[in-house]
Bacterial RNase P class A from Christiangramia flava JLT2011, 312 nucleotides, folded computationally. Its Rfam family is "Bacterial RNase P class A". By type it is a ribozyme. Its family is annotated with ribonuclease P activity, tRNA processing and dimeric ribonuclease P complex in the Gene Ontology. Rfam's curators write: Ribonuclease P (RNase P) is a ubiquitous endoribonuclease, found in archaea, bacteria and eukarya as well as chloroplasts and mitochondria. RNAcentral holds the sequence, with entries from ENA and Rfam.
RNA sequence: GCAGCAGGUCGCCUUAUCGCUCUGUUCAAUCAGGGAGGAAAGUCCGGACACCAUAGAGCAGCUUAGUGGGUAACGCCCACCGGUCGAAAGAUCAGGACCAGUGCAACAGAAAGAAUGUACAGGUAAUGCUGUAGUGAAACCAGGUAAACUCUAGGCGGUGCAAUGCCAUGUAUACCGGUUGAGUCGGGUUGCUCGCCCGCAUACCGGAGGGUAGGCAGCUAAAGACAUGCAGUAAUGUAUGUCUCAGAUAAAUGAUAAGGAUUUUUGAAAUUUUCAGAAAUACAGAAUCCGGCUUACAGACCUGCUUUUUUU
Numbered sequence: 001g002c003a004g005c006a007g008g009u010c011g012c013c014u015u016a017u018c019g020c021u022c023u024g025u026u027c028a029a030u031c032a033g034g035g036a037g038g039a040a041a042g043u044c045c046g047g048a049c050a051c052c053a054u055a056g057a058g059c060a061g062c063u064u065a066g067u068g069g070g071u072a073a074c075g076c077c078c079a080c081c082g083g084u085c086g087a088a089a090g091a092u093c094a095g096g097a098c099c100a101g102u103g104c105a106a107c108a109g110a111a112a113g114a115a116u117g118u119a120c121a122g123g124u125a126a127u128g129c130u131g132u133a134g135u136g137a138a139a140c141c142a143g144g145u146a147a148a149c150u151c152u153a154g155g156c157g158g159u160g161c162a163a164u165g166c167c168a169u170g171u172a173u174a175c176c177g178g179u180u181g182a183g184u185c186g187g188g189u190u191g192c193u194c195g196c197c198c199g200c201a202u203a204c205c206g207g208a209g210g211g212u213a214g215g216c217a218g219c220u221a222a223a224g225a226c227a228u229g230c231a232g233u234a235a236u237g238u239a240u241g242u243c244u245c246a247g248a249u250a251a252a253u254g255a256u257a258a259g260g261a262u263u264u265u266u267g268a269a270a271u272u273u274u275c276a277g278a279a280a281u282a283c284a285g286a287a288u289c290c291g292g293c294u295u296a297c298a299g300a301c302c303u304g305c306u307u308u309u310u311u312u
Stems, first nucleotide, its partner, number of pairs: 001308001003306008012260007020035005037283001041294002044292005049160004056194004061156005066080005081095001082093004096151002101149002103145002118133005164217004175207005183200001185199005224243008261281009
């Protein structure tokens, strides 16, 4: 220097003018401070929180699968072991069980499993009894396959911020039918059963009809972020310090102008770069919040490692 592997940061910048929105703030003005992401995406997992609601057990169903650790938890992360790929750094794995059972394997081949006997050779009282060849991925009571059914071990309540709670307004304190009357009753707890809880008609089921669609809370101080030290191989934990970084509600977080930056390309000069012109500037956009996984991403930069080449 070329090629590769792993991890990380940024992802247009600056100035000016105008505009939108939140907080201080209570009606306004002024002023001050704040205003999309590493994935906000997919809705695939796990939770916090709210309600059912006052416990549970079994079955069904779903899910995980080497060993150990981390975490609030996980189907996630870390380490070690093993398989596969790679020269290596590394990457990847749906990594328990095929003697509990049931299945599946085209074609070829004589025959694909308690099955079969083609050709040659050996042997027997007799028998594919023994061996080789041949076909095939697989040919003596065979092995393969469980992102085949299944078995084993472990785990799992449901619904979800359109949860839920409060206030105001308004109608019809109404009508019809059914069930039960302390029980083998009605209702509730994902599906079923048992158990448990509430109730005895102002309950529940069904029908017909009427009113409302408004406002407030939930709504952002957290399993939070950053820096340093200590423990640990690491994931991570812990101590100290600093910071407060959207809260909209038909949905704000922008528009214009000038200059610059990067990349691609054209031309001229130059020798490792300069000047001029043109074009482009990624993926994309909060809606209760957090931890993961998966997917998308123009380009620029940093750190470590592997192989190889060259020079000193």